[in-house]
RNA sequence: AACUUAUCAAGAAAGGUGGAGGGAAUGGCCCUUUGAAGCCUUAGCAACCGUCCGUGAAAAUGGAAAUGGUGCUAAUUCCAUCCCGGGACAGCCCGGGGUAGUUAAGUC
Numbered sequence: 001a002a003c004u005u006a007u008c009a010a011g012a013a014a015g016g017u018g019g020a021g022g023g024a025a026u027g028g029c030c031c032u033u034u035g036a037a038g039c040c041u042u043a044g045c046a047a048c049c050g051u052c053c054g055u056g057a058a059a060a061u062g063g064a065a066a067u068g069g070u071g072c073u074a075a076u077u078c079c080a081u082c083c084c085g086g087g088a089c090a091g092c093c094c095g096g097g098g099u100a101g102u103u104a105a106g107u108c
Stems, first nucleotide, its partner, number of pairs: 002107005008101001013042005021031003025081004043073003048069002051064005077100001082097006
């Protein structure tokens, strides 16, 4: 990289450096020289793996803590994109599903 499964309406910062981009793609709309991305430091959020305690034949599932492995700290994954149903009737709205993406674990 690829494949599988699961989550994604909550939550959480500041300093240094850097010097123009960033929010995955496209179209919007936002953030940004009152300083983007990246890198460093410290802090925090959370609870996927791991740890501990239960239930269960098993699959799995409930709870606790937060040293360890990851991750994250603008806006619902910022909104929409493809399909179905319902409503409205020029532009749209609601619900469900999917595609894609993020993160974790496993396989390879």
Molecule: SAM riboswitch aptamer (S box leader)
Organism: Pedobacter antarcticus 4BY